Predicted 3D model of a 90-nucleotide RNA (c-di-GMP-I riboswitch aptamer) from Natronincola peptidivorans. Its Rfam family is "c-di-GMP-I riboswitch aptamer". About the family: GEMM was predicted in a large-scale screen for bacterial structured RNA regulatory elements. Its family is annotated with cyclic-di-GMP binding in the Gene Ontology. Its mean pLDDT, the model's own confidence on a scale to 100, is 85. The RNAcentral record of the sequence draws on ENA and Rfam.
């Protein structure tokens, strides 16, 4: 330096769930809480997934309701890409 990752050391993050706030929803934020994580640090760039306010279509007939489609909304703890980074036993 590259790969690799301990039952090591020092630290770090925090799933489900609960409460409050926020959002049309998916979701997010804060506190509590730990299932896990060596990038579970940052980045929605590509795929996947979730949602459908608005928009479009069907029905209907100027309306209401219902159904379907749609991301410009989300998710990095879904995968890949980009940027950065602690430790060092074999």
């Nucleotide at each position: 330096u590259a790969g690799u990752g301990a039952u090591a050391a020092a630290g770090g993050c925090a799933a489900a769930c609960u409460u409050a706030c926020u959002g049309a929803a998916a979701g997010g934020u804060a506190a509590g809480g730990a299932c896990g994580c060596a990038a579970a640090g940052c980045u929605g760039u590509g795929g996947g997934u979730c949602u459908a306010a608005g928009g479009g279509a069907a029905c209907a007939a100027u309306g209401c309701a219902u159904u379907c489609c749609u991301a410009u909304g989300a998710u990095u703890g879904u995968c890949a890409g980009g940027c950065u980074g602690c430790c060092a036993a074999a």